RNA sequence: AGGCGAUUGGCUCAAUUGGUAGAGCAUCGGUCUCCAAAACCGAGGGUUGUAGGUUCGAGUCCUACAUCGCCUG
Numbered sequence: 001a002g003g004c005g006a007u008u009g010g011c012u013c014a015a016u017u018g019g020u021a022g023a024g025c026a027u028c029g030g031u032c033u034c035c036a037a038a039a040c041c042g043a044g045g046g047u048u049g050u051a052g053g054u055u056c057g058a059g060u061c062c063u064a065c066a067u068c069g070c071c072u073g
Stems, first nucleotide, its partner, number of pairs: 001072007010025004019056001027043005049065005
């Protein structure tokens, strides 16, 4: 320099054909317990890496850039 892949709550990951962004863990509250843990119930937390474009509508399609990983030279 060229090619490929990844980027989504604090962490690990989903999201089908473009149509309301979810789960587990963690955190907080409650029930239980002498207390705690475990178990059970509930709650909060995301401008989906950044900037644009297409579309009635974008996590999803297109372009550029950034970061990380891999491959080629």

Record summary: The prediction has a mean pLDDT of 82. Predicted 3D model of a 73-nucleotide RNA (transfer RNA) from a Deltaproteobacteria bacterium. It matches the Rfam family "tRNA". About the family: Transfer RNA (tRNA) molecules are approximately 80 nucleotides in length. It is annotated as a transfer RNA. It was read from a public genome assembly. Lineage of the source: Bacteria > Pseudomonadati > Myxococcota > Myxococcia.